[in-house]
RNA sequence: UCGCCCUUAGAGUUUGAUCCUGGCUCAGGAUGAACGCUGGCGGCGUGCGUGUUCAAUGCGAGUCGGACGGGAGAGCUACGGCUCUUCAGUGGCGUCCGGGUGCGGAACGCGUGGGCAAUCUAUCGCCGGGUGGGGGCUAUCCUCCCGAAAGGGGGGCUAAUCCCGCCUACGCUCGGUGGUCGUCGGACCGCCGAGGAAAGCAGGGGUGGGCAGUUUACUCCUGCGCCCGGUGCGGAGCCCGCGUCCUAUCAGCUAGUUGGGAGGGUCACGGCCUCCCAAGGCCAAGACGGGUAGCCGGGCUGAGAGGCUGACCGGCCACACGGGGACUGAGAGAUGGUCCCGCGCCCUACGGGGUGUAGCAUGAAGGAAUCUUGCACACUGGGCGAAAGCCUGAUGCAGCAACGCCGCGUGCGGGAUGACGCCUUACGGGGUGUAAACCGCUGCACGGGGGGACGAAAUCAGACGGUACCUCCGUAGCAAAGUCUCGGCUAACUCCGUGCCAGCAGCCGCGGUAAGACGGAGGAGACGAGCGUUAUCCGGAUUUACUGGGCGUAAAGGGCUCGUAGGGGGUGGCCUACGGGCGUCGUGGAAGCCCCGUGCUCAACGCGGGGAGGUCGGCGCCGACGGGGUCACUGGAGGCUGGCAGAGGCGCGCGGAACGGCGGGGGGAGUGGUGGCAUACGUAGAGCCCCGUCGGAACACCGGUAGCGAAGGCGGCGCGCUGGACCAGACCUGACCCUGAGGAGCGAAAGGGUGGGGCGCGAACGGACUUAGAUACUCCGGUAGUCCACCCCCUGACCGAUGGCCACUGGGUAUCGCGGGUAUCGACCCCUGCGGUGCCGGCGCCGACGCAGUAAGUGGCCCGCCUGGGGACUACGGUCGCAAGACUAAAACUCAAAGGAAUUGACGGGGGCCCGCACAAGCAGCGGAGCGUGUGGUUCAAUUCGACGCAACGCGCAGAACCUUACCUGGGCUGGACUACGGGGUGGUAGGGGGCCGAAAGGCGCCCGACCCGCCAGGGAGCCCCGCCAGAUGCUGCAUGGCUGUCGUCAGCUCGUGCCGUGAGGUGUUGGGUUAAGUCCCGCAACGAGCGCAACCCUCGGGGGCAGUUGCUUUUUCUGCCCCGACUGCCGGACGAACUCCGGAGGAAGGUGGGGAUGACGUCAAGUCCGCAUGGCUCAUACGCCCAGGGCUACACACACGCUACAAUGGCGUCGCCAAUAGGUGGCCACCCCGUGAGGGGGCGCGAAUCCUCCAACCGACGUCUCAGUGGGGAUGGCAGGCUGCAACUCGCCUGCCUGAACGUGGAGUUGCUAGUAACCGCCGGUCAGCAUACGGCGGUGAAUACCGUUCCCGGGCCUUGUACACACCGCCCGUCACACCACGAAAGCGGGCCAUGCCUGAAGCACCCCCGGGGUGGCAC
Repeated sequence: UCGCCCUUAGAGUUUGAUCCUGGCUCAGGAUGAACGCUGGCGGCGUGCGUGUUCAAUGCGAGUCGGACGGGAGAGCUACGGCUCUUCAGUGGCGUCCGGGUGCGGAACGCGUGGGCAAUCUAUCGCCGGGUGGGGGCUAUCCUCCCGAAAGGGGGGCUAAUCCCGCCUACGCUCGGUGGUCGUCGGACCGCCGAGGAAAGCAGGGGUGGGCAGUUUACUCCUGCGCCCGGUGCGGAGCCCGCGUCCUAUCAGCUAGUUGGGAGGGUCACGGCCUCCCAAGGCCAAGACGGGUAGCCGGGCUGAGAGGCUGACCGGCCACACGGGGACUGAGAGAUGGUCCCGCGCCCUACGGGGUGUAGCAUGAAGGAAUCUUGCACACUGGGCGAAAGCCUGAUGCAGCAACGCCGCGUGCGGGAUGACGCCUUACGGGGUGUAAACCGCUGCACGGGGGGACGAAAUCAGACGGUACCUCCGUAGCAAAGUCUCGGCUAACUCCGUGCCAGCAGCCGCGGUAAGACGGAGGAGACGAGCGUUAUCCGGAUUUACUGGGCGUAAAGGGCUCGUAGGGGGUGGCCUACGGGCGUCGUGGAAGCCCCGUGCUCAACGCGGGGAGGUCGGCGCCGACGGGGUCACUGGAGGCUGGCAGAGGCGCGCGGAACGGCGGGGGGAGUGGUGGCAUACGUAGAGCCCCGUCGGAACACCGGUAGCGAAGGCGGCGCGCUGGACCAGACCUGACCCUGAGGAGCGAAAGGGUGGGGCGCGAACGGACUUAGAUACUCCGGUAGUCCACCCCCUGACCGAUGGCCACUGGGUAUCGCGGGUAUCGACCCCUGCGGUGCCGGCGCCGACGCAGUAAGUGGCCCGCCUGGGGACUACGGUCGCAAGACUAAAACUCAAAGGAAUUGACGGGGGCCCGCACAAGCAGCGGAGCGUGUGGUUCAAUUCGACGCAACGCGCAGAACCUUACCUGGGCUGGACUACGGGGUGGUAGGGGGCCGAAAGGCGCCCGACCCGCCAGGGAGCCCCGCCAGAUGCUGCAUGGCUGUCGUCAGCUCGUGCCGUGAGGUGUUGGGUUAAGUCCCGCAACGAGCGCAACCCUCGGGGGCAGUUGCUUUUUCUGCCCCGACUGCCGGACGAACUCCGGAGGAAGGUGGGGAUGACGUCAAGUCCGCAUGGCUCAUACGCCCAGGGCUACACACACGCUACAAUGGCGUCGCCAAUAGGUGGCCACCCCGUGAGGGGGCGCGAAUCCUCCAACCGACGUCUCAGUGGGGAUGGCAGGCUGCAACUCGCCUGCCUGAACGUGGAGUUGCUAGUAACCGCCGGUCAGCAUACGGCGGUGAAUACCGUUCCCGGGCCUUGUACACACCGCCCGUCACACCACGAAAGCGGGCCAUGCCUGAAGCACCCCCGGGGUGGCAC
């Protein structure tokens, strides 16, 4: 360099949205599991994780008669005995293996690599040698005794491979001595002396005795043993390097402690133990203490690094009821041995005894939870034996359990435009679904029949097992499918039920009447004899970051400096080889893992081979780099010399202004203070002015964007002492440097101690004010304190929220200090070097804001710190402090976030600009009265329902006596009062009339009595019956359509493309002008466009033309149609230009001429299911329909909108003048007559520019009333009438007469209106039989004020700013209290652990010492 292979996935959740930070949660894999539902077969594995809790019963270690004596039994006998079995005993070997468990233990315990010149080793292998000769005892047994038993004692006999001497012996041991070698405090060899051994048994042969067999003695051979020594395999012991959890809220630990001398002890080194001597030893690289834990090969996970783990299998350790001890032995401080103490249990004759399943089964208990009291020694292995063999809960198998992994099955093929059922539906259909039925086929499994293993190589012998496997037959009417899920993450959707209930939930979150989220159903998705849940581990989590994170504002730079350990470190040469690199050797057990192959039909599983795996050890090589050593260098650092700036620090002294006090003088009523007051001071003379004097504190101007210091911090002037920086220099040292855990020092203010001082200021405190309160803000006083000296405290938003040092990386500008150059007479200016302090900006960086040579850029070194929010700058402990307190610093519990930056809105008792009858200026009102109408409330059988701030309340209602009508009471009807379809029926039918009951509806019955088409049978219409169904003003306006209100006729709301930004988003739309206007102009990374604005439409105002009846009849007026007219077009001024504004001319009209229609994107879940339509739900002889009567008209009250008034600008009477809109045949009604009148009678005209409603009224003139509750005002009541209507009682309107109430201009507050407007006046219309103070329109009379305004209230527009708001200020949010719940504490006390290897007491036992007794042997004496 090329090729090949392997290899790293994210999502949900903070927001209105965005980016980032950050936590929580999920998808994966795994398990010795458990739980829920379900469950066909087989193979291979696995199965008390909790109480090292307690255990009934059985079994789990015995064997050897070829070591020995004996008892009992059997067989044989040539009767001498022999053989066999069995029992206990003596003796030997084994019982120290195998099997279990994980308590303890943080240790050389384990792992890995080494060492023993400091060691042991039974059995086994190999080598050498030996096995001679004597002695002694005791169990068994017999007998006696004690005891309930367990067991024990006395006496007597006996054997051995039992025990003991003697001989001999080596290469053994010990002592002495010499030599050789060595990895040198040892190994080997030689010499001298001393010491130390043994056991026999069996088979066979021979010889001799007894002699038949047979036995015995001797001897030989063989086998097995025995003894001594050496060696090997394997095993064991001891020592060392390295590795091995958490805690510093454990910082100091240590007396056998550390070392030495001597000894003891052990197989062996060693303080292991003892005496003596010395005073050491360990520790921040964590001693000592506390907590937790068996360690490993491995297992799980992970891309890896790593994290977690130590079940099964294998290695090591520890333990055997708790604790201690030794004995025996090759080996033990011994699981199925022993002794003692303790505990529990058992037996007991109460005297005493027995026992310890963490062996296999099994029981109890605990627990969410873990198996059979199985078979066999056939295999493998172990013990004993010469062997046969015996023993073996090791082991091999079987049983139970879906506990795990793996494999198989529950059938396969065909079969409909697709059955039934179920679900759904827009009623057409769709889904389940080739699914089923049905047809054909097959037989793994299953049942039956037959055969039948391997595992055993040879003699006997197979638990598993008549199992696996093979084969034949039969059956698909054959025992075999479930579980979880279906809102997003996450794959899978509908219906019904439920109605913040019941419930779900891993996170976000669902459920309050249409729930894909609850429950059921249908369907779907996933996996499948399993599926889910829970628990735990790893992953995802680069969320502890070695790989691989951060600290300006998100959590995070120590307040600052000095400096110890430590870490890091300039240039050249030489040496070394500790790190480092390369090679090789050793080791890293087996299993496991990976690869290849192979055996069970496959797989799981097993077998064979290879590989991988260590910060490990030995040897050799390299010498760049790091380290070490050494020689040199000057650039880092320091020094020296000469300059220089400065509020750097400490001490002493001095000064003036101001302030306060005191004294004196003047003066005479206030002063002071505040938003305004008051407390306070003052006629006992304040404040104010002048003079004098005293005191303390702080230093105006200069002053700065300046300087100095490490930080805190430092400011009048002078002097003294003193630290640091900077500049210049051809000098000196020669890496002396940087950082800095602990440590030390400094450290604002407040605070503390002692003593001074105290002018002013001033916590606390007193008073005044404000206020609902005012423990505040403001004011009057005022103590500590502030000041000084000395000593403490040690905190801070100690901030640039930015640790220190070094290097590098475009610029511009200002300023402070020093220097160089140029220039000048000179100081400046200008160019330039170094150091400091600021600002602006490029690259780069950043989540953004921003930083940007004073970095938050690019690198290096060191330190500090962070790891979700709250709890908590807390508690406890420790340290410090006189105290206050400081430093260090958790947990329980709780939340699904807490945060940073930026974006769009909304909001602000933020700012700027600007509008609107918004205020102001005016006019008239409302709120008070009476009445009308609406509403609330109350009442009622019912007072139907809706509307609720603006934007409900003379609103739906353009008109409730019945009707309307939806409400109530009562009476009735049911396929219905009404629509559509299908089928059937129908001539005395449809329809009409009248009769009876009845309030009517309705019911009963009587009479009359039809139509259209037609080829005359029938068809159609109508009516009746049946079916599908009608009907509902019943609910949901929060399921909806449509329509409407409102902000608002406000000037806004958006889009395309481009550009900017990671993004939300911005730009455009902002800015400068201007407008009624996002209207227009200019500018501009924007350029255009859309919905809005404006205009186009209607109407009023001027003119012209044409036409015209019922109008006029000449013009004119009027009506209709068409046209002209107004566009800032013209002139002047203002403005940079433009837009535009101001003024003017002309004109009927002037800057949108007046009015109307027209309502952008959207907001209010605004209003309406009772206009209509409509989804869903509900009712079904009624929540439908009909009828009568009642109610909607109620009445202690309250509100809203109006009418009429309160009077003289008036009331009343008489007379007089002038409209417009609009309507009229079931109608408007002239005119005439009657009636006081409402009205009645008669009746012309008019379907209307013709006739009628139609006299308009206010007003004017004249008269009267004269300030009075009046002749104002008309409520209320009485009587008499009229009209409409089937009907005016509840409950209509009008008329006449009488009655004559409140009311004398209306509190707080509040409404409308800017010109033909308000106000006042009447007229018309719709609705309507009748009913108008309402509503819609019409005309008449006809103002005031604002044009010098925008401070304030309300609403709105644009820009900007802050924000912890975003259901958006009617927001958010803090604390107490009340109630409930949770967690953690306190509490009279009670129990336990640690401290504690301490102190006291002290069993058994070992060793030693002493004593006694017995036995043996030897010596000596007798």
The RNA shown here (small-subunit ribosomal RNA) has 1422 nucleotides and comes from an uncultured bacterium.
The coordinates come from a structure-prediction model, not an experiment, and the mean pLDDT is 84.
Its Rfam family is "Bacterial small subunit ribosomal RNA". Its Rfam clan is "SSU clan".
The RNAcentral record of the sequence draws on ENA and SILVA.